A computed fold for a 171-nucleotide RNA from Brevibacillus choshinensis, annotated as glmS glucosamine-6-phosphate activated ribozyme aptamer. Its Rfam family is "glmS glucosamine-6-phosphate activated ribozyme aptamer". It is annotated as a riboswitch. NCBI's taxonomy places the organism under Bacteria, Bacillati, Bacillota, Bacilli, Brevibacillus. Its mean pLDDT, the model's own confidence on a scale to 100, is 78.
RNA sequence: ACUUGUUGUAAAGCGCCAGCACUGUGGCUGACCGGAAAAAGGCCCAGUGGACGAGGUGGAGGUUUAUCGAAGAUUUCGGCGGAUACCUCCCGGCAGCAGUAUCACUACCGUGGAGCGCAGGUACAAAAUAUCAGAGAAAUCUGGUGGACAAAAACUUGCGCAUGAUACGAU
Numbered sequence: 001a002c003u004u005g006u007u008g009u010a011a012a013g014c015g016c017c018a019g020c021a022c023u024g025u026g027g028c029u030g031a032c033c034g035g036a037a038a039a040a041g042g043c044c045c046a047g048u049g050g051a052c053g054a055g056g057u058g059g060a061g062g063u064u065u066a067u068c069g070a071a072g073a074u075u076u077c078g079g080c081g082g083a084u085a086c087c088u089c090c091c092g093g094c095a096g097c098a099g100u101a102u103c104a105c106u107a108c109c110g111u112g113g114a115g116c117g118c119a120g121g122u123a124c125a126a127a128a129u130a131u132c133a134g135a136g137a138a139a140u141c142u143g144g145u146g147g148a149c150a151a152a153a154a155c156u157u158g159c160g161c162a163u164g165a166u167a168c169g170a171u
Base pairs, nucleotide, nucleotide: 014081015080016079017078019077020049021048022047023046024045026044027043028042029041052069053068054067058090059089060088061087062086063085091110092109093108095106096105099168100167101166102165103164104163115161116160117159118158119157120156121155122154130145131144132143133142134141135140
C1' cells in the first nucleotide's frame, strides 16, 4: 500500500464515479532517413466536474422514474447506492350535523389544525448573476458582501354535501 474485520462520526437535490467532458506541475508515442529539432493528435497515469433551494419520517414489510418550482437550463447528462413518497398490514387517534360510551361502515390523521367538494386569502428561498478575497501549475474549489425573483405543500376564510345499531342520560 491492498484486503478483511470491529468501533465511532456524518445525510437526504443526500453520498459515490467506472460512461462522458475538462485540466496536465507528468510518462510513452507522434519523430521514419546519415544525424538533430519539432507541433497537433493518441495512449497511460494523476486530478477536476457530476442538483439551486422549498417541502416531506408512528411501526414492520414491500416497491422504484418518490413532491415543488428556480437557473445564462451545455453534464442539474449518464450510472450506482440511499431517502421522509407510494402500497399492504399493525398500533394509536379525529370526523360522520342535539350529549356520552361501544360496535360496524365510510373516508382521513400520525400528536393534530386530522370527512368530501367548490371558491378565495396568506409566503424575506437559495444558487445563478454582480463584486471582493483566498487555495491550486491548471481544470476548478472555498468564503464574504449587496440587491432580488418561485411553485407545490402547509395554514386560514366562506359556502355546500355527508352513516347505522345498542345502552345510558338529558330535553